Predicted 3D model of a 73-nucleotide RNA (transfer RNA) from a Symbiobacteriaceae bacterium. The sequence was found in a public genome assembly. Its Rfam family is "tRNA". Rfam's curators write: Transfer RNA (tRNA) molecules are approximately 80 nucleotides in length. Rfam classes the family as a transfer RNA.

RNA sequence: GGUCGCUUAGCUCAGUUGGUAGAGCACGUGCUUUACACGCAUGGGGUCGGGGGUUCGAGUCCCUCAGCGACCA
Numbered sequence: 001g002g003u004c005g006c007u008u009a010g011c012u013c014a015g016u017u018g019g020u021a022g023a024g025c026a027c028g029u030g031c032u033u034u035a036c037a038c039g040c041a042u043g044g045g046g047u048c049g050g051g052g053g054u055u056c057g058a059g060u061c062c063c064u065c066a067g068c069g070a071c072c073a
Stems, first nucleotide, its partner, number of pairs: 001072007010025004019056001027043005049065005
């Protein structure tokens, strides 16, 4: 330098026609316990990597930039 893949909650990851963004873990609160852990209930948390475009409507399609990874040279 080229090809391909990835980027979504604090972490690991889903998101199947383009039509209200989710799960597990973690975290807050309450219950339980002498206390802790476990368990149960409940709650908070998202510019969907940045920018632009297409569309009535974009996490999803297109372009571009950045970061990470694999392969080729």